[in-house]
RNA sequence: UCGAGAGAUAGAGGCGGGCCAAACAAGAGUAGCUAAGAUGAGGUAUGAGAGAUAUCGUCGAUUCUUAUUGAAAGGGAAUGGCCCCGAAGGGUGGAUUUGCUCUAUAAUCCACACCUGGUUUCAGGAUUAAGAGUCCUGCGACUGUCACCAAUUUUGGUGGAGAGCUAUCGUUUUG
Numbered sequence: 001u002c003g004a005g006a007g008a009u010a011g012a013g014g015c016g017g018g019c020c021a022a023a024c025a026a027g028a029g030u031a032g033c034u035a036a037g038a039u040g041a042g043g044u045a046u047g048a049g050a051g052a053u054a055u056c057g058u059c060g061a062u063u064c065u066u067a068u069u070g071a072a073a074g075g076g077a078a079u080g081g082c083c084c085c086g087a088a089g090g091g092u093g094g095a096u097u098u099g100c101u102c103u104a105u106a107a108u109c110c111a112c113a114c115c116u117g118g119u120u121u122c123a124g125g126a127u128u129a130a131g132a133g134u135c136c137u138g139c140g141a142c143u144g145u146c147a148c149c150a151a152u153u154u155u156g157g158u159g160g161a162g163a164g165c166u167a168u169c170g171u172u173u174u175g
Stems, first nucleotide, its partner, number of pairs: 002175003007169005014085001016084006024076001032069001034067005042056004048103004088116003091112007117143004122138006145160006
């Protein structure tokens, strides 16, 4: 001095990702309360089921119909703000959360480096009030990045993955 490896800093992809807030739409004239009528033995303590226990109930549990009244939560397109580019989402396992026990699911947290570069049409499935949205799987399309090949100075083809790619720093390791 050049290169490689590890490290640090700063960036790029684009309908890019996540979180929060208020209003709005939907949820819904639904759940529920009250009154009347009918029914007639179960109901409640959980976001589901079963068991035990406790408690309410023929002085009417529960359910249905009619009438009056009448919500909320999760989720949502756009707007604003904040944090960012494995942003983040899933999968597996574990722990916690209900007066008690078990199972399952829902939520939160942790671990694993197992899947996904990003967006998106369609199909199937899950969730949900839902033909919204979200998540999973599959065939595609578009797009970014790197490698190789070809063409030439534009581009095309094939393949890979974010523990990637680009730029800079610095010298602690190596040639």